[in-house]
RNA sequence: UACCGAAAAAGGCAAACCUGGUGAAAACCAGGGACGCAAAGCCGAGGAUCUAAGGGCAGCAAUGCCUAUGAUAGCCUGGCUGCCGAA
Repeated sequence: UACCGAAAAAGGCAAACCUGGUGAAAACCAGGGACGCAAAGCCGAGGAUCUAAGGGCAGCAAUGCCUAUGAUAGCCUGGCUGCCGAA
């Protein structure tokens, strides 16, 4: 240094839920709050999942179905970077 994640040390992030806000929704932002996380740091590249405003089809209509250009990095794979240092 690499692989790896034992013991510790220094720290870090923040699920559900609540409040306020944004959004058509999924979801996201801020504050509180901790379920947990050795990358639960960053990147939508591949897959997967969620939503359907707009568009399309059906219908007299109500509405239903399809579709990501939207979302999820705390779904997986992958890429980049990082603290500590046993076997």
A computed fold for an 87-nucleotide RNA from a Syntrophomonadaceae bacterium, annotated as c-di-GMP-I riboswitch aptamer. The prediction has a mean pLDDT of 92.